A computed fold for a 145-nucleotide RNA, annotated as FMN riboswitch aptamer (RFN element). It matches the Rfam family "FMN riboswitch aptamer (RFN element)". Gene Ontology term of the family: FMN binding.

RNA sequence: UCCAACCUUCAGGGCAGAGUGAGCCUGCAUGAAUAUUGCACUUGCGGGCAAUUCUCGACUGGCAGUAUAGUCUGCGACCCGCUGAGGCGGCUGAUUGGGUGUAAGUCCCAUACCAACGGUACAGUCCGGAUGAAAGAAGAAGGCG
Numbered sequence: 001u002c003c004a005a006c007c008u009u010c011a012g013g014g015c016a017g018a019g020u021g022a023g024c025c026u027g028c029a030u031g032a033a034u035a036u037u038g039c040a041c042u043u044g045c046g047g048g049c050a051a052u053u054c055u056c057g058a059c060u061g062g063c064a065g066u067a068u069a070g071u072c073u074g075c076g077a078c079c080c081g082c083u084g085a086g087g088c089g090g091c092u093g094a095u096u097g098g099g100u101g102u103a104a105g106u107c108c109c110a111u112a113c114c115a116a117c118g119g120u121a122c123a124g125u126c127c128g129g130a131u132g133a134a135a136g137a138a139g140a141a142g143g144c145g
Base pairs, nucleotide, nucleotide: 002143003142007139008138009137010136017056018055019054023049024048025047026046027045028044029043031041058125059124060115061114062075063074064073065072070113071112079090080089081088082087096110097109098108099107117128118127119126
């Protein structure tokens, strides 16, 4: 320096602030009902709680490759189908303009956009499957030169 399998460890981040108010609780009055009163119910006026999901705004960015990448290429994850299982197949989001440079869709300036499923007031950011799985990263031991 290189090496098939096995083994070990690791392997995802994020609503600051403001507004609205579905809904819930509550005070007083009110109507209907009731033998009567009260509870509950109707309606009106007021008070409180209330969305990380709505609105403004804020924030986040797995792995490998390549001039440094959420938006290029490939992969993983999620989801769907098949399989006794290992696994196989399918599906799979999003950027432009300018600048520097030998070289950047990766850097710099500006601007835009994207983000599985279930739950719940409509979720990239909350809760859940998940103390899971995994692209891959590192290491130990052994071996070859």